The prediction has a mean pLDDT of 86. The part of an RNA shown here (small-subunit ribosomal RNA, central domain) has 351 nucleotides and comes from Lactobacillus helsingborgensis. The organism belongs to Lactobacillus, within Bacteria. The full RNA is in RNAcentral, with records from ENA and SILVA. It matches the Rfam family "Bacterial small subunit ribosomal RNA".

[in-house]
Context: one part of a larger RNA
RNA sequence: UUGGGCGUAAAGCGAACGCAGGCGGGAGAAUAAGUCAGCUGUGAAAGCCCCCAGCUUAACUGGGGAAGUGCAACUGAAACUAUGUUUCUUGAGUGCAGAAGAGGAGAGUGGAACUCCAUGUGUAGCGGUGGAAUGCGUAGAUAUAUGGAAGAACACCAGUGGCGAAGGCGGCUCUCUGGUCUGUAACUGACGCUGAGGUUCGAAAGCAUGGGUAGCGAACAGGAUUAGAUACCCUGGUAGUCCAUGCCGUAAACGAUGAGUGCUAAGUGGUUGGGAGGUUUCCGCCUCUCAGUGCUGCAGCUAACGCAUUAAGCACUCCGCCUGGGGAGUACGACCGCAAGGUUAAAACUC
Numbered sequence: 001u002u003g004g005g006c007g008u009a010a011a012g013c014g015a016a017c018g019c020a021g022g023c024g025g026g027a028g029a030a031u032a033a034g035u036c037a038g039c040u041g042u043g044a045a046a047g048c049c050c051c052c053a054g055c056u057u058a059a060c061u062g063g064g065g066a067a068g069u070g071c072a073a074c075u076g077a078a079a080c081u082a083u084g085u086u087u088c089u090u091g092a093g094u095g096c097a098g099a100a101g102a103g104g105a106g107a108g109u110g111g112a113a114c115u116c117c118a119u120g121u122g123u124a125g126c127g128g129u130g131g132a133a134u135g136c137g138u139a140g141a142u143a144u145a146u147g148g149a150a151g152a153a154c155a156c157c158a159g160u161g162g163c164g165a166a167g168g169c170g171g172c173u174c175u176c177u178g179g180u181c182u183g184u185a186a187c188u189g190a191c192g193c194u195g196a197g198g199u200u201c202g203a204a205a206g207c208a209u210g211g212g213u214a215g216c217g218a219a220c221a222g223g224a225u226u227a228g229a230u231a232c233c234c235u236g237g238u239a240g241u242c243c244a245u246g247c248c249g250u251a252a253a254c255g256a257u258g259a260g261u262g263c264u265a266a267g268u269g270g271u272u273g274g275g276a277g278g279u280u281u282c283c284g285c286c287u288c289u290c291a292g293u294g295c296u297g298c299a300g301c302u303a304a305c306g307c308a309u310u311a312a313g314c315a316c317u318c319c320g321c322c323u324g325g326g327g328a329g330u331a332c333g334a335c336c337g338c339a340a341g342g343u344u345a346a347a348a349c350u351c
Base pairs, nucleotide, nucleotide: 003323004322005321006320007305008304012319014201015200016199017198021194022193023192025088026087027086028085030083031082033081034080035077036076037075038074040072041071042070049065050064051063052062053061054060091191092188093187094186095184096183097182098181099180103177104176105175106174107173108172109171110154115149116148117147118146119145120144121143125136126135162169163168206247207246208245209244210243211242215241216240220236221235222234223233258318259317260316261315262314263313266296267295268294270293271292272291273290274289275288276287277286278285279284300307301306324351325350326349333344334343335342336341
């Protein structure tokens, strides 16, 4: 390689968009490239296989046949694939009428709390711990009251609630802006799915430049603990955390489960957003349905655990990935990066 696999054993790219490629809905007529049938030619001899014959037999040799699954030409078939063509509406999209939302960006603004500053009251402690000490305090602290400053985060609401492709998103208001859902069936008429490369986005930490710095707090200092204590605990505290712009491109980036489509018991109606019908004075209740999000559970699947219409069931399409442990996600090379490092990615050796 073939095969078999990828929730937890090795294995789903962190996520999306998308060129090429692969795959692709219903109907009609056409073509005949793939496909199928027939026929002709060719497919050297020897060998292999079958039959017969010759050396006493066999090996060996001779004769005949078959095979040579292929290629080319010609004549046909038209179901499927393909090609162009005509057409359809259910896939996809648009319109119209509604709906919900921490979706994104920018600007503004609010209250609580912490800290600091000023002033008043007030006096000897405060703080911290398992217990202490370092630390702060008679130059008046802690506590308390009033006023002010600054930065960061948004209690309650809050919910296996919502939105987003993922990362992620939470005070309030305004402006700009993306997507989704429901109903309708007016329009387009297969315009679709996937997607190697490629491009874009991508938590935290980190990097560059310039700001900002209340709280917290790597490093660092001191106090303890201890045999020691480069820790856990305590007192301080710099980078950082915040903002702007540019890089980095990784995470247990997890549902450890790629994307799309169709099919396959129920229950709870639990829950979010819509719609239709019935009932009702109202509040509401009942039935059905679409889209999400949970739990329980049959068939089926699974090594088991478990999954089970949000599949890990039954199928199809396309992509990615795996192939014993260690060496190693390392070396070397290449590409990317300011650097840190990232991506790609072995072997010897060893069990």